[in-house]
RNA sequence: AAACUGAAGAGUUUGAUCAUGGCUCAGAUUGAACGCUGGCGGCAGGCCUAACACAUGCAAGUCGAGCGGUAACAGGUCCUUCGGGAUGCUGACGAGCGGCGGACGGGUGAGUAAUGCAUGGGAACUUGCCCAGUAGUGGGGGAUAGCCCGGGGAAACCCGGAUUAAUACCGCAUACGCCCUGAGGGGGAAAGCGGGCCUUUGUGCUCGCGCUAUUGGAUGGGCCCAUGUCGGAUUAGUUUGUUGGUGGGGUAACGGCUUACCAAGGCGACGAUCCGUAGCUGGUCUGAGAGGAUGAUCAGCCACACCGGGACUGAGACACGGCCCGGACUCCUACGGGAGGCAGCAGUGGGGAAUAUUGGACAAUGGGGGCAACCCUGAUCCAGCCAUGCCGCGUGUGUGAAGAAGGCUUUCGGGUUGUAAAGCACUUUCAGUCGGGAGGAAAAGCUAGUCGUUAAUACCGGCUAGUGUUGACGUUACCGGCAGAAGAAGCACCGGCUAACUCCGUGCCAGCAGCCGCGGUAAUACGGAGGGUGCAAGCGUUAAUCGGAAUUACUGGGCGUAAAGGGCGCGUAGGCGGUUUGGUAAGCGAGUUGUGAAAGCCCCGGGCUCAACCUGGGAAUGGCAAUUCGAACUGCCAGGCUAGAAUGCAGCAGAGGGUAGUGGAAUUCCAGGUGUAGCGGUGAAAUGCGUAGAUAUCUGGAGGAACACCAGUGGCGAAGGCGACUGCCUGGGCUGACAUUGACGCUGAGGUGCGAAAGCGUGGGUAGCAAACAGGAUUAGAUACCCUGGUAGUCCACGCUGUAAACGCUGAGAACUAGUCGUUGGGGCUAUUGAAGCCUUAGUGACGCAGCUAACGCGAUAAGUUCUCCGCCUGGGGAGUACGGCCGCAAGGUUAAAACUCAAAUGAAUUGACGGGGGCCCGCACAAGCGGUGGAGCAUGUGGUUUAAUUCGACGCAACGCGAAGAACCUUACCUGGUCUUGACAUCCUGCGAACUUGCUAGAGAUAGCUUGGUGCCUUCGGGAGCGCAGUGACAGGUGCUGCAUGGCCGUCGUCAGCUCGUGUCGUGAGAUGUUGGGUUAAGUCCCGUAACGAGCGCAACCCUUGUCCUUAGUUGCCAGCGGUCCGGCCGGGAACUCUAGGGAGACUGCCGGUGACAAACCGGAGGAAGGUGGGGAUGACGUCAGGUCAUCAUGGCCCUUACGGCCAGGGCUACACACGUGCUACAAUGGGGCGCACAGAGGGCAGCUAAGCCGCGAGGUGCAGCGAAUCCCUUAAAACGCCUCGUAGUCCGGAUCGGAGUCUGCAACUCGACUCCGUGAAGUCGGAAUCGCUAGUAAUCGCAGAUCAGAAUGCUGCGGUGAAUACGUUCCCGGGCCUUGUACACACCGCCCGUCACACCAUGGGAGUGGACUGCACCAGAAGCGGUUAGUCUAACCUUCGGGAGGACGAUCGCCACGGUGUGGUUCACGACUGGGGUGAAGUCGUAACAAGGUAGCCGUAGGGGAACCUGCGGCUGGAUCACCUCCUUA
Repeated sequence: AAACUGAAGAGUUUGAUCAUGGCUCAGAUUGAACGCUGGCGGCAGGCCUAACACAUGCAAGUCGAGCGGUAACAGGUCCUUCGGGAUGCUGACGAGCGGCGGACGGGUGAGUAAUGCAUGGGAACUUGCCCAGUAGUGGGGGAUAGCCCGGGGAAACCCGGAUUAAUACCGCAUACGCCCUGAGGGGGAAAGCGGGCCUUUGUGCUCGCGCUAUUGGAUGGGCCCAUGUCGGAUUAGUUUGUUGGUGGGGUAACGGCUUACCAAGGCGACGAUCCGUAGCUGGUCUGAGAGGAUGAUCAGCCACACCGGGACUGAGACACGGCCCGGACUCCUACGGGAGGCAGCAGUGGGGAAUAUUGGACAAUGGGGGCAACCCUGAUCCAGCCAUGCCGCGUGUGUGAAGAAGGCUUUCGGGUUGUAAAGCACUUUCAGUCGGGAGGAAAAGCUAGUCGUUAAUACCGGCUAGUGUUGACGUUACCGGCAGAAGAAGCACCGGCUAACUCCGUGCCAGCAGCCGCGGUAAUACGGAGGGUGCAAGCGUUAAUCGGAAUUACUGGGCGUAAAGGGCGCGUAGGCGGUUUGGUAAGCGAGUUGUGAAAGCCCCGGGCUCAACCUGGGAAUGGCAAUUCGAACUGCCAGGCUAGAAUGCAGCAGAGGGUAGUGGAAUUCCAGGUGUAGCGGUGAAAUGCGUAGAUAUCUGGAGGAACACCAGUGGCGAAGGCGACUGCCUGGGCUGACAUUGACGCUGAGGUGCGAAAGCGUGGGUAGCAAACAGGAUUAGAUACCCUGGUAGUCCACGCUGUAAACGCUGAGAACUAGUCGUUGGGGCUAUUGAAGCCUUAGUGACGCAGCUAACGCGAUAAGUUCUCCGCCUGGGGAGUACGGCCGCAAGGUUAAAACUCAAAUGAAUUGACGGGGGCCCGCACAAGCGGUGGAGCAUGUGGUUUAAUUCGACGCAACGCGAAGAACCUUACCUGGUCUUGACAUCCUGCGAACUUGCUAGAGAUAGCUUGGUGCCUUCGGGAGCGCAGUGACAGGUGCUGCAUGGCCGUCGUCAGCUCGUGUCGUGAGAUGUUGGGUUAAGUCCCGUAACGAGCGCAACCCUUGUCCUUAGUUGCCAGCGGUCCGGCCGGGAACUCUAGGGAGACUGCCGGUGACAAACCGGAGGAAGGUGGGGAUGACGUCAGGUCAUCAUGGCCCUUACGGCCAGGGCUACACACGUGCUACAAUGGGGCGCACAGAGGGCAGCUAAGCCGCGAGGUGCAGCGAAUCCCUUAAAACGCCUCGUAGUCCGGAUCGGAGUCUGCAACUCGACUCCGUGAAGUCGGAAUCGCUAGUAAUCGCAGAUCAGAAUGCUGCGGUGAAUACGUUCCCGGGCCUUGUACACACCGCCCGUCACACCAUGGGAGUGGACUGCACCAGAAGCGGUUAGUCUAACCUUCGGGAGGACGAUCGCCACGGUGUGGUUCACGACUGGGGUGAAGUCGUAACAAGGUAGCCGUAGGGGAACCUGCGGCUGGAUCACCUCCUUA
């Protein structure tokens, strides 16, 4: 310095969040198994399954000092015919008699839920061997094994005869103590053996070992009691020796243990009985603990020994290696009979995922026998096998960068493997080999000495000394020598949880997976590799237990909405219970004592080199029992109290209940009157009613049902529920003041009563309404919603049913804990004008503090803080279902599972999105208008079809006159054919050659061959640059794929007004606030308010253009005034004007009035060229659409490489039954034609625009001036305007189509251009459903220009000319913004989702039955055995009067009883034609039920109907949206 010390979470439901809740993982463990791998040692462990069957060997014997003896062996002696024989004489000893032990040790866990076990007690018992005490051990007798003889049998074995011993057996004697007793008495024992001494051979004495009787002890055992000891109530009643008593019997002993009789008890909701399962415990595993699971090894107890029954012997058994019987099985057999029992140790077969050697030794420890030596001992100690577990050690150490090679990867630079290796220097544990070498062994025995005992120097015991044979393990542990890095590393994992990442292959395949989930061409998730991580002679997987799991909650959970309050009372048992006094001491507290086995766990030590392991001591063992105190609390007993509870008295309110009667309004029907053509019904209709007179209206009557207004988050009741009025009967509540009782109370499992609607039975009743049904509509259908009818039913009486969203989704009772405002009933006080104020109590509401809650919310009527009692929950589905029980007439109710399946299901709240929800607002969104499209012809694009190819892309808006701002060749990507292979193009290397070029030939051309001219530039004279040709390989090339790998760019919502952030605040959080609200705006524009304050991207503005003015400048533009003139700003000139292009001014709600909140702003006005953004353009927030584009470009990956690349020719992209989009031209008179005539803007131009002039009807040709353009050209603008003509027609409209003739471009107009002229003259007479654009210089209409381009616009992009109509307005359609609401949506309504049917698979219920297992009852039967009886048979000891008796044995019989059998029930398992629903599956079929007001609000109960979801009736609920009203509350 002790026995202490100990508690972690994560993944997965969602777009995200919090909660609830399940599933899964990380940990520890195992008698384990399997896969891969495997060096050594120590210590442990090793059939969990078939208590299945077993070959073979061994596992219980020993004693000659109990006995008669001598079969075998050895020795001795004797005989011998040398073959041998005899002799128990000795050591010893087979078999036998006898004793002790085979009841221990060893195995197993079948049975057993209590005859068991654990803990603690008890009295009516026993106990061989052992210890202690007392007393004794005298004297006789008769048998019987063995041996011998004979016989039977295959064998096992058996029978008969003769003979014999004992510590075998039996009497007699004695008997203190012992037992019985009637207290006098009676009964009951024994055995010897060995050593020594002495011998009179009696046996005496003595020692030792025995024996007998008895007492006590110790140890072991038997019995009894209390408490504890698994699951099922879908097992609720059970029991007849049963419970007790008395007598008899029996036991070692108590006892119904047994029997006869008597009584009728005993057990059970505190779970009897029955069923299932199971050996129990110390302990073991886990856990912070409490617990949970478990009961291998070790230890205690029990049970069993092939299965069942039975007893015998014995101290002890109903006996694992004993006996008898029955049964099954196996073996032997001569077929007549016999034998056997590994759940002992090994071992075999079998079963199984799976568990070892037919080993050594008694050396040690222990056991049996024996005086002992000793013998036996598969107990035990050791060894063998197995990584089965725990523990330890090793497989090297240091150095070593050229960071080697190789591998992998790469952004090609490198990185990594990696100091790793190699190399160098060391070491030698373990294994190997050689040698040495403890301890486990102490004894016994023998020798000597000594002490005790005794007469004794025997014997025996103790001590000392010496001696001493004894080791299975064992080639032990350990130590030393030798050699050499030498012989020794794997397994799993690497998406998250969870430590560890890349490449390749594969392509929803193959596969992985514990959960979530990976894999459909760039997989850190599959397979391989490299690398890494973790553990390591192991590592993973599987199985199992606990933990995490506070998901069974005692410690330590919940029930308004997540699973969960019983529909509501009354009340039994039970649980809990006010105040005070005294007593008691059961609970409770304190102390002491006993017990709580050992081992284990824990602590402190010790021993193996350490550790595991072993070992000493301690602590602990929460418990139980006994005992002594204490008396606060609970209980109990006794006595009080009045605050709980109740009763009495007086009042009060009330749709409380029951019953009898009464009343009016309305509907319907009937009768009558009036009256005439419709009524009724709907979204619209029809069915229906009506001229036979309806509806309407009036009068009268009948009948049933329900009770308007009052009426109210008003009242009453336990709930269901209760509503006209009156009477009667009746329950409860509240208030007041006293009196009485004196805890009489609360809750309430079972039980019992009440219990909406629907439904059932019997009998009534039936006006209205109305399941079913019928008809009419609607619809794709419409078994519905709507309409017209209509039966059960709804009503009454009696009876049943017993369920509802029976809800406040909130059990009952009690106490405590801020307020405010209503309302109903009662009471009090104050004043009283009051319907007043204040206080109080019992109800009933709203808001709200604290607190609680996951949040929503609750908040004195709690869901707050506590107490008492009851009910209920434990993932979703299957299922409130099946089976069974109970109830019911039935419908059905109640109680209530499992297999299987999923990883979720769920609650609240959040953000979105959506709604056939709401509110506000905007937009050519509608409306109001104008003009179109859809009809025609043509152009153009697309689909489709066709084709060798008709290249590719784009597909609602946001593809379709789109990419394409222009396909005859080219383009061109497509097809056919020809042709090239380092390539048409880039870089590098080598060789040759200047480059380049002329001509000819072949060919469709690419190309090929021949041929001509030509020698350039720089130079340090080596060569170099550029170009061409050839060669080699690296590479080029690809309009090949993937826009779902990407960049960039673009479209779209949308020029919509939005989208966000920082800090702060609120919320557990997702998030909210800001950004909402009141106004206003085109606008999140601005103002005000405001837990927000600010800021950013958007809006606006800044930019361009246009509209007015000023100024500067004045050519190519301009020309007012002046002059000239060829009359053209042409010239001089001018700088005014227009214009050009620089700079400025101007417009800001600035001014006035009004409205508004003293705001922002709006309305009107003035001025002004322009007025509220002046017009137009550019400008496109965060983001959405995996939008578009790999074919503009770029680019990752993949693919092709004499081709998917390159070149060439021709063809195709231009096809054509058809369909759609976008346009052009029209259909005509606001027009066509003819003639005349006027006025733009903006552009373009050198490979270009092209004038004038001339030619041509024209396209055009010719011509060559001018112009790189405010100068020249394109360039005559057209519509308009003026005049003429046409006169409503397929036309003087319209121009398609076709024929002919031309022009132009171009290498080339055939496929396949545009234009011109002549001729031809189609459809079309304003266009169905539907649909598009446009709000002012707009629509409409008219022409002009440009890009592309050789040529080729009805397209596109611009430009100007002429120039309208309409907008009441926001109900509706579409789109959008904000707020709000609902949601089961979040891939976000193109969402989600339900049921039938069809197919496949799986488990399960019913099922005529079939087979098995267990079991109740009744009966039959009855082996062995035991007990009773015994007129049969036999019989050594003892007695005898010798006859016999007593006693015994056998036999017989009776009783009990195992196996077995029969009949009839019950429980359970398996199979079963057919059948029911359920679950799961790929994209099947039919519908659309639910989620939004889900398009008929939904749901609950019930009833009917229907392919199906479902529909309808009745009653109920809000867990219904929207609008309105009433009431209450909040806010000054």